A computed fold for an 86-nucleotide RNA from a Clostridia bacterium, annotated as c-di-GMP-I-GGC riboswitch aptamer.
Lineage of the source: Bacteria > Bacillati > Bacillota > Clostridia.
Its mean pLDDT, the model's own confidence on a scale to 100, is 83.

RNA sequence: AAUGAAAAAGGCAAACUAGUUGAAAAACUAGGACGCAAAGCUAUAGGGCCUAAUCCCAAUUGUGGAAUGGCAGCCAGUUACCGAUA
Numbered sequence: 001a002a003u004g005a006a007a008a009a010g011g012c013a014a015a016c017u018a019g020u021u022g023a024a025a026a027a028c029u030a031g032g033a034c035g036c037a038a039a040g041c042u043a044u045a046g047g048g049c050c051u052a053a054u055c056c057c058a059a060u061u062g063u064g065g066a067a068u069g070g071c072a073g074c075c076a077g078u079u080a081c082c083g084a085u086a
Base pairs, nucleotide, nucleotide: 003083004082011036012035016031017030018029019028020027021026034073040078041077042076046075047074048071049070050069054066055065056064057062
């Protein structure tokens, strides 16, 4: 510097279950492992996705619109451990 081995060390932890918070999406803690070479970090100021308390619109009950609420295990940006190899 490139790269991620049917390897090693170390690491993370989906679904689901219980508890707590929340309007919801979802988050946190414990259990649990589907997977992950960045499944580390970044969501005022990249794109995308989810939700709609609240606001707007319609007025009737909303298959309506909108983050100020979320998702980094969607893409992206950024930093980094270990190692076969050059």